Predicted 3D model of a 167-nucleotide RNA (Lysine riboswitch aptamer) from a bovine gut metagenome. It matches the Rfam family "Lysine riboswitch aptamer". The family has 47 seed sequences and 3,224 matches in Rfam 15.1. Rfam links the family to the GO term lysine biosynthetic process. RNAcentral holds the sequence, with entries from MGnify. Its mean pLDDT, the model's own confidence on a scale to 100, is 78.
[in-house]
RNA sequence: UGAUAGAGGUGCGGUAUUGCGUGUAAUACAGUUGAGAUUGCCGUGUUCACUGACGCUGUAUGAAUAGCCUUGCCGCCGAAAAGAUUUUCUCCUACGGCGGAGGUUUCUUUGGUUGUGUGCCGCAGCGGUAUAUGACUGUCAUCAUAUUCUGUGAUGGAGAGCUAUCG
Numbered sequence: 001u002g003a004u005a006g007a008g009g010u011g012c013g014g015u016a017u018u019g020c021g022u023g024u025a026a027u028a029c030a031g032u033u034g035a036g037a038u039u040g041c042c043g044u045g046u047u048c049a050c051u052g053a054c055g056c057u058g059u060a061u062g063a064a065u066a067g068c069c070u071u072g073c074c075g076c077c078g079a080a081a082a083g084a085u086u087u088u089c090u091c092c093u094a095c096g097g098c099g100g101a102g103g104u105u106u107c108u109u110u111g112g113u114u115g116u117g118u119g120c121c122g123c124a125g126c127g128g129u130a131u132a133u134g135a136c137u138g139u140c141a142u143c144a145u146a147u148u149c150u151g152u153g154a155u156g157g158a159g160a161g162c163u164a165u166c167g
Base pairs, nucleotide, nucleotide: 002166003165004164005163006162009077011076012075013074014073015072016071019068020067026061027060028059029058030057031056032055036048037047040098041097042096043095044094080110081109082108083107084106087103089102090101091100092099111137112136113135114134115133116132117131118130119129120128121127139157140156141155142154143153144152145151146150
C1' cells in the first nucleotide's frame, strides 16, 4: 500500500403482509351561530353564500397516504441516514410570490442502539429529524490489576476504523 473474506446487534435498507394511524378525515341530516368561504400563508381571479357561508354540538355512514409495529423473503455492515448546496425538473387548485415535499448535483457529518429536554417537519395523528445530555454495546490505543496469550476497571479515538489471509 492493494486484494479477498469476516465481526458488532432491538444492526441497516428493500419488498410483501398484519395491525396502529381511526370511529380520525370526509359526506349526509338535525340543532346552534350569524358573514364570510374558496391552496400551507399572502395577493389576484373564479365559484358558492342571509333560500344561511365559516365554525361548534349531536346522529348515521365511514376511508386512505406518510410513518410506525408484526411476520416472511431479499440485499447488505457507510450497511444507511441527515444537513447544507445545485436546478428552465415534478407535486401541494387557476395564476403569481413565499414556504413545504420528492427527484437531481456537489460537499460535509455520523461506529451502532436507545431514554430525556429543546427546536423543526407533519390538517390532525402515529411518527420523523437536528442538537444537547445520559445509558447500553462493539472495536482499537494507553494505563492499572488479576486466577495472565485472556478477564476486570479507568481514560481516550473514530468506520478513510477493526480482525484474518494473500500479495